Model confidence (mean pLDDT): 85 of 100. This is a predicted structure of a 685-nucleotide part of an RNA (large-subunit ribosomal RNA, domain II) from Breznakibacter sp. The full RNA is in RNAcentral, with records from ENA. It matches the Rfam family "Bacterial large subunit ribosomal RNA".
[in-house]
Context: one part of a larger RNA
C1' cells in the first nucleotide's frame, strides 16, 4: 500500500405517543392457572385485573354539570363527536442503547533476581612517587624548645593498569545494540568496588534529593475486578431509483463549538385563503433641508449689562481705555440622542385584474441554532483591514455549465437523458483559439497601451472648444538703424552717474521713437543689452479659460513576461454591419412526477415541472434462513473466466469454457440483511 474476510441505530421490557392494517364495540381484553391434541405448536376454559363509557373540587360531596361565592352576578374547567385489544411502522423512556477511543477512580492480588537503601557474611585493588607523626643518632639548651642527619612509613595524599565510571567529539538512528562502539577523559586504600544470603511494597517504600529508582512501565509499579466507568468531544457508519428541500437567526442557559422554546424544511390530515400589480384611504418623522421655530453649539460686524486696566478722589461720585464680554440685531454657516418642515421607498385598510396551492390551523418526523462574500444604508475603527457589530437584497454554503488566463460567493445562466441539430446571453471574433487582419470617423508616438492599481504636483508633448488682443493704413518672429535732452533726479554714501538702498506730484524737453530705465557689466564712470520707433520683409500672430490622449512624479529583494506569441493597430473613443459563443431558448426522441381529459381498464393525449448538503417522504434490488405451492440436476448443481441480451438504476436471464454435487421458481414471513474510508481488526502479498 494492495486484496480477501470480518467490522457499526439493534435486542429486551411491551411503559408513553403517533400513523397504518385488522378483531369486536358502549364496550374491549384476558393474565397467572387448568384442560385436550397431530407438542418449540394449536384448541379450549379462566372475567382476578386493565382501559373506556363523568365530571368538578385541597376536601367533605355534589353530579350534567361542579368549584370560587351572600348570589339563581360573573369566571375556570366540564357535558356533542368511541374506545378497546392484537400485528406492522415512526419517534420518546429505561437499559452499554448506533461501533471503536481515554487521561483516570475504587477494590483483589503479584512483585526489590532490574535498581535505591539497609542487615550479615565473604572478596578484589599491577607497578611507581611522595615521605607526617614516632624513634635514634649528632648539634644545642641550665632544663626543655629549638637545628641537622638517619630510621620510619601516615594521608577521602600524587601518577597510573585491573575493577568502577561516563567528560568532550565523531560514528550509529528500519543500529552489531530498545543506550551502543572508537578516541578521549574523571576515581582508582576509599563516604572504594564486588559476590553469595536476608530486610522494607504503592498514597507505599527507598532516596549525599533528580520527582530520582521500584523488574525496557513512575507526580503514584504491575495483573485480576467494578466495566461496554464516563466522554455535552474527535473519527467511522455500507444497495438503487424518485418527490420535496433546510439553518447557521430570536429569547434562555455555571451558557457560549452543547441544550430547551420558537423560527426556517418535510409528511399526513383540515381549512380557505395567500403573493404580485394598479387605484383609493391611511399611520409616520427617516433622506433632504432649515433654524429671528425651539435645545444645543457657532465664524465677522453692530450696540453694549457687566468684568479687567488705568486716572481721579479721604470715600462715593466720575472719566478714559488698541482687554474679555451676557442679552439684542446684521450676515454666514453645524448637529445621532436639534426639527417650523420634509419626501422616495416600506408598512395598514379596501377595490379591481392577474397567478393558480404558493396560504393558515393541528398533529408525526427532523436537521440548523460555528456561516461567508458582495452591493446599498449605518456604527465601531484611521470615512484602515479578506476588521468587526446591525439593517435590506442577491449569491456562495447546497449549485453543476459559459466568460473573467488561473480563481466558493464578479458578468452570463439555474444542468430529467440523448443528437458530428439549430438561436442567443455575457465574452469575443490577428496566431495558439470557435468567429471580422471588417467598415466609417477620429485620438495616442509613450510599446502608453493590450495590464496589479497609482495620487498631489509639473511640463511652449499634441489634438479639439470657447473667449480675447494685434494685423494688408503691413502684425508677429529675424535683419538694418535710432533707443537722446534738463540729469551725475533728490536723499544716503568713501562712492552711488538709469541699474546697493531710501525717496517722489517717475517730472519735463526734443522727437518718428526713447523708463528719472528690463537685465548683464563696473571701485564707481564707461560699455553691452530690453522696452520704445523707423526702414526691409509680407500673411496671419499673440493671451486667457476648458477638454482628450499622452509625459514626468514611478523604488524591492532566485528569471523575466500582457494569459503568451506579438501588435503603430490587434492600443484608446465614438458608430455600424455580421459572425462565434452555454448543461440558456428552439427542435427531435425518450424517461419521472403532478394536473386534466378521454378509456376498450391494457392505456392514450395535453400542459407543467424534475440542480441539491443536514434532513423528511415514497417505490424497488440483492443477500441468509423459515412455511405454502410448484420445479432443476452426473445426458453436470452451486461457485468462476469470457460473451449476448434485458432493466432508469439497485440487478436480472441465457450461454462456450471451468468445475464436480448439490441448487433455483411464484405467494408469504424472519433477519447476525449490503463497507472505501473508523491512524478500523485478522490473515496473505
Nucleotide at each position: 500500500g494492495c486484496c480477501u474476510a470480518c467490522g457499526a441505530g439493534u435486542u429486551u421490557c411491551c411503559c408513553c405517543u403517533c400513523g397504518c392494517c385488522g378483531g369486536c364495540c358502549a364496550g374491549g381484553u384476558u393474565a397467572a392457572g387448568c384442560c385436550c391434541c397431530c407438542c418449540a405448536g394449536g384448541g379450549g376454559c379462566g372475567g382476578a385485573g386493565c382501559c373506556g363509557a363523568a365530571g368538578c373540587g385541597a376536601a367533605a360531596g355534589c353530579g350534567a354539570g361542579u368549584c370560587c361565592u351572600a348570589a339563581c352576578a360573573g369566571g375556570g374547567c366540564g357535558c356533542g363527536c368511541a374506545g378497546u385489544c392484537g400485528g406492522c411502522g415512526g419517534g420518546g423512556g429505561a437499559a452499554g442503547a448506533c461501533g471503536c477511543g481515554a487521561a483516570a477512580c475504587c477494590u483483589u492480588g503479584u512483585g526489590a533476581u532490574c535498581u535505591a537503601c539497609c542487615c550479615a557474611u565473604g572478596g578484589c585493588c599491577a607497578g611507581g612517587c611522595u615521605g607526617a607523626a614516632g624513634u635514634c643518632c649528632c648539634g644545642g639548651u641550665a632544663a626543655c624548645a629549638c637545628g641537622g642527619g638517619a630510621u620510619g612509613g601516615a594521608g577521602g595524599g600524587c601518577c597510573g593498569a585491573a575493577c568502577c565510571g561516563g567528560u568532550a567529539a565523531a560514528c550509529g538512528u528500519u543500529g552489531a545494540a530498545a543506550a551502543g562502539u572508537u578516541u578521549u577523559c574523571g576515581g582508582a586504600u576509599g563516604a572504594g568496588c564486588c559476590g553469595u544470603g536476608g530486610g522494607u511494597a504503592g498514597g507505599g517504600g527507598u532516596g549525599a534529593a533528580a520527582g530520582g529508582c521500584c523488574a525496557a512501565u513512575c507526580a503514584a509499579a504491575c495483573u485480576g475486578g467494578g466495566a461496554a466507568a464516563u466522554a455535552g468531544c474527535u473519527c467511522g457508519u455500507a444497495c438503487u431509483c424518485c418527490c420535496c428541500g433546510a439553518a447557521a437567526u430570536g429569547c434562555a442557559u455555571u451558557u457560549a463549538g452543547g441544550u430547551g422554546c420558537a423560527g426556517c424544511c418535510u409528511c399526513g390530515c383540515g381549512g380557505g385563503a395567500g403573493u404580485u400589480u394598479c387605484g383609493c384611504a391611511g399611520a409616520g418623522g427617516u433622506a433632504g433641508a432649515g433654524c429671528u421655530a425651539c435645545c444645543g453649539a457657532u465664524a465677522g460686524g453692530a450696540c453694549g449689562c457687566g468684568a479687567g486696566g488705568g486716572c481721579u478722589u479721604c470715600a462715593c461720585c466720575g472719566c478714559c481705555u488698541a482687554u474679555c464680554a451676557a442679552a439684542u440685531c446684521c450676515u454666514g454657516a453645524c448637529g445621532a440622542a436639534c426639527u417650523c418642515c420634509g419626501a422616495a421607498u416600506g408598512c395598514u385598510g379596501c377595490g379591481a385584474a392577474a397567478c393558480g396551492c404558493u396560504c393558515c390551523g393541528c398533529g408525526g418526523g427532523a436537521g440548523u441554532g460555528a456561516g461567508g462574500g458582495c452591493g446599498c444604508g449605518g456604527g465601531u475603527g484611521c470615512u484602515a483591514a479578506g476588521g468587526u457589530c446591525c439593517g435590506c437584497g442577491c449569491c456562495c454554503g447546497a449549485g453543476a455549465g459559459g466568460g473573467a488566463a488561473a480563481g466558493a460567493a464578479c458578468c452570463c445562466a439555474g444542468a430529467c437523458c440523448a443528437c458530428c441539430g439549430u438561436c442567443u446571453a455575457a465574452g469575443g471574433c490577428c496566431c495558439c483559439c470557435a468567429a471580422a487582419u471588417a467598415c466609417g470617423c477620429g485620438c495616442u508616438a509613450a510599446g502608453u497601451u493590450g495590464g496589479c492599481c497609482a495620487a498631489a504636483c509639473g511640463c511652449g508633448g499634441u489634438c479639439c472648444g470657447g473667449c480675447u488682443g494685434c494685423a494688408g493704413c503691413g502684425a508677429c518672429a529675424g535683419c538694418u538703424a535710432g533707443g537722446a535732452u534738463g540729469u551725475u533726479g533728490g536723499c544716503u554714501u568713501g562712492g552711488a552717474a538709469g541699474c546697493a538702498g531710501c525717496c517722489a506730484u517717475u517730472c519735463a524737453u526734443u522727437u518718428a521713437a526713447a523708463g528719472a530705465g528690463u537685465g548683464c557689466g563696473u571701485a564707481a564712470c564707461a560699455g553691452c543689452u530690453c522696452a520704445c520707433u523707423a526702414g526691409u520683409c509680407g500673411a496671419g500672430c499673440g493671451g486667457c479659460c476648458g477638454g482628450g490622449c499622452a509625459u514626468g512624479g514611478a523604488u524591492a529583494a532566485u528569471g523575466a513576461u500582457c494569459g503568451g506569441g506579438c501588435a503603430u493597430a490587434a492600443g484608446c473613443g465614438c458608430g455600424u454591419u455580421g459572425c462565434c459563443g452555454a448543461a440558456g431558448g428552439c427542435g427531435u426522441g425518450g424517461a419521472u412526477u403532478g394536473u386534466g381529459c378521454c378509456c376498450a381498464c391494457g392505456g392514450g393525449c395535453a400542459c407543467a415541472c424534475u440542480g441539491g448538503u443536514a434532513g423528511g417522504g415514497g417505490a424497488g434490488c440483492a443477500u441468509u434462513c423459515c412455511g405454502c405451492c410448484g420445479g432443476c440436476g452426473c445426458c453436470g448443481a452451486a461457485g468462476c473466466c469470457g460473451u449476448g441480451c434485458c432493466g432508469c438504476g439497485a440487478g436480472g436471464c441465457a450461454u462456450u469454457g471451468u468445475g464436480g454435487a448439490g441448487c433455483g421458481g411464484g405467494c408469504g414471513g424472519a433477519a447476525a440483511a449490503g463497507c472505501a474510508a473508523a491512524u478500523g481488526u485478522a490473515g496473505g502479498c